About this RNA
Predicted 3D model of a 75-nucleotide RNA (transfer RNA) from a Pseudomonadota bacterium. NCBI's taxonomy places the organism under Bacteria, Pseudomonadati, Pseudomonadota. Rfam family: tRNA. Rfam describes the family as follows. Transfer RNA (tRNA) molecules are approximately 80 nucleotides in length.
RNA sequence: GUCCCCAUCGUCUAGCCCGGCCUAGGACACCGCCCUUUCACGGCGGCGACGGGGGUUCAAAUCCCCCUGGGGACG
Numbered sequence: 001g002u003c004c005c006c007a008u009c010g011u012c013u014a015g016c017c018c019g020g021c022c023u024a025g026g027a028c029a030c031c032g033c034c035c036u037u038u039c040a041c042g043g044c045g046g047c048g049a050c051g052g053g054g055g056u057u058c059a060a061a062u063c064c065c066c067c068u069g070g071g072g073a074c075g
Stems, first nucleotide, its partner, number of pairs: 001074007010028004020058001030046005051067005
C1' cells in the first nucleotide's frame, strides 16, 4: 500500500445476510420492593446500547460511501 473480518446497555449476546410498525430482545451485574430472624435463594419492578459523519429511502442497527478503533492475509 491492497484486500478481508469486527464495533449494539457496565459485561456477554440476539437482531444485520433479505430495511418496516410496536418501548432494539435476552442473560449476568447494579438499584428498589416482597419473601426470610438475617444473608443467600426465589418473586416483582426499575436502570441501561446500535463507534463518528454523510448518502439512499416514506422508513436505516440493517443498504452505500468516508473516517476512527481492533484483528487478520498478501506485498